[in-house]
RNA sequence: GACAAAGGCAAACUGUUCGAAAGAAUAGGGCGCAAAACCAUAGGCCUUUUAAAUGGCAGCUGGAUUACCGAA
Repeated sequence: GACAAAGGCAAACUGUUCGAAAGAAUAGGGCGCAAAACCAUAGGCCUUUUAAAUGGCAGCUGGAUUACCGAA
């Protein structure tokens, strides 16, 4: 970050499974993504009956590490 190229990932929803839940895995599916790769002791959000404990979200913002191409 391009009216490029080769590719990659996979939202909602559905089936199955795990979980108290949020949510996760897997198969289908494709909203989108230049890091939508990865990291949960930066912030934020969600779950946990009020509180506390437990847990989760990296496709919420920021940050660290790594990666394809090579126009401006």
This is a predicted structure of a 72-nucleotide RNA (c-di-GMP-I riboswitch aptamer) from a marine sediment metagenome. The coordinates come from a structure-prediction model, not an experiment, and the mean pLDDT is 82.